[in-house]
Predicted 3D model of a 75-nucleotide RNA (c-di-GMP-I riboswitch aptamer) from Sulfurovum sp. Its mean pLDDT, the model's own confidence on a scale to 100, is 85.
């Protein structure tokens, strides 16, 4: 560096739901909480889905693919 994997070790993230807040909305943020996750880190690039005042708008990366970065172990 590439690749495989989560058996071990150190850890990490956090679904649904609740409360508060924000947004026309889909949703977002914070706290609690864990369904799960080897990238459930990041990017809206392609597709899909959702919202809308329908605009060249917005959301979703824990929908699929792609790009990019990263811990441990084996090869």
């Nucleotide at each position: 560096u590439a690749u495989u994997g989560a058996a071990a070790a150190a850890g990490c993230c956090a679904a649904a739901c609740u409360u508060a807040u924000u947004g026309u909305a889909a949703g977002g943020u914070a706290a609690g909480g864990a369904c799960g996750g080897a990238a459930a880190g990041c990017c809206a690039u392609g597709g899909g889905u959702c919202u809308c005042a329908a605009g060249c708008a917005g959301a979703u990366c824990g929908c699929c693919a792609g790009g990019u970065u990263g811990c441990c172990a084996g090869u």